[in-house]
Context: one part of a larger RNA
């Protein structure tokens, strides 16, 4: 140094961080808050008792009485526990070999397509899969239990209808008219006529659980601030419920209040939200998590501050 093992006081002072330690640790009784989807939570938490002999019993438990030991779940084997927050409901999968997670999935909701030789996919094509299925099916996209809800814009991109128009350009034409040529029939340009002329675009309308958006100045209340209210401009519509210094807040170590002698961290409220916001969901939610965050407890060699012991390696020396 490296392995086991001990350690006085003290007990997280350590460090990003209780990371390694250490402590609980097992049967039985008794006993268990909030909270809740009424299953849980929960082995919550917390007390007791545990070996052996006699007694009693068919055996044992329980009980009483007794015996040893330093030590009775006598060794091994064997949960630390509590409260508060995010974030995901959950159980589940993942970067084979630096990431296991808040990431994918999920049950669920929605929306769009597809009547079936379905749509869609794979193929150059025949064929095949969808499916020996049939709209309570398949397909593809986004949300992602559960509650409570999902506000306003169709201007722009997208998709959907829908109806009108035909340009260019073409034409082998039963027509008709000029014009050249010709003795005449004819012929030849050329102009009307008529016919063909896709999608798309353009028009008109629908649609945001489709890409996606959701103002700005100014003044006003009998102290001051504010501004319910008024004025004006632009817009498709100006952000509604709910949350908010947040996995989101630059200024920031916001402000107050807990919690500590003392805390850029945490919890709660507050809203001047640089720049949340409603299925790229919003906001809450028991349970559930090798997930992050913070606090208490118990515990310790993580530290104060190192020290011993035993085996190794390692160096020198016999």
């Nucleotide at each position: 140094c490296u392995c086991a093992a001990g350690g006085a006081a003290g007990g997280a002072a350590c460090u990003c961080g209780g990371c390694a330690a250490a402590a609980u640790g097992c049967u039985a009784g008794c006993g268990u808050g909030a909270c809740u989807u009424c299953g849980g939570a929960g082995g919550a938490a917390g007390c007791u008792a545990g070996a052996c002999c006699u007694u009693u019993u068919a055996a044992a438990c329980a009980a009483a009485g007794g015996u040893g030991g330093c030590a009775c779940a006598g060794a091994a084997u064997u949960g630390g526990g509590g409260g508060g927050a995010g974030c995901a409901a959950c159980u589940g999968u993942u970067u084979a070999a630096c990431a296991a997670a808040a990431a994918c999935a999920c049950a669920a909701g929605a929306c769009u397509c597809u009547g079936c030789u379905a749509a869609g996919u794979g193929g150059u094509a025949a064929c095949a899969c969808g499916a020996u299925a049939u709209a309570u099916a398949g397909a593809g996209u986004c949300u992602g239990a559960c509650g409570c809800c999902u506000g306003c814009c169709c201007a722009g991109u997208g998709u959907c209808c829908a109806g009108a128009g035909a340009c260019a350009g073409g034409g082998a034409g039963u027509u008709u008219g000029a014009a050249g040529u010709u003795c005449a029939c004819g012929c030849u340009u050329c102009a009307a006529c008529c016919c063909c002329g896709a999608a798309g675009g353009a028009u008109g309308g629908a649609u945001a659980a489709a890409c996606g958006g959701c103002g700005g100045c100014c003044g006003u209340a009998a102290c001051u601030c504010u501004a319910a209210c008024g004025g004006u401009c632009c817009u498709a519509a100006g952000g509604u419920a709910g949350c908010g210094a947040a996995a989101u807040u630059c200024c920031u170590u916001g402000a107050c209040a807990c919690a500590u002698a003392a805390u850029u961290g945490g919890u709660g409220u507050c809203c001047c939200g640089c720049a949340c916001g409603a299925a790229u969901g919003g906001c809450g939610u028991c349970a559930u998590g090798a997930c992050u965050c913070c606090c208490c407890u118990a515990c310790u060699g993580u530290c104060u501050c190192c020290c011993u012991u035993g085996a190794g390696a390692u160096u020198c020396c016999a």
A computed fold for a 318-nucleotide part of an RNA from Mychonastes jurisii, annotated as large-subunit ribosomal RNA, domain IV. It is recorded under the gene name rnl_d. The organism belongs to Mychonastes, within Eukaryota. Rfam family: Bacterial large subunit ribosomal RNA. Rfam links the family to the GO terms structural constituent of ribosome and ribosome.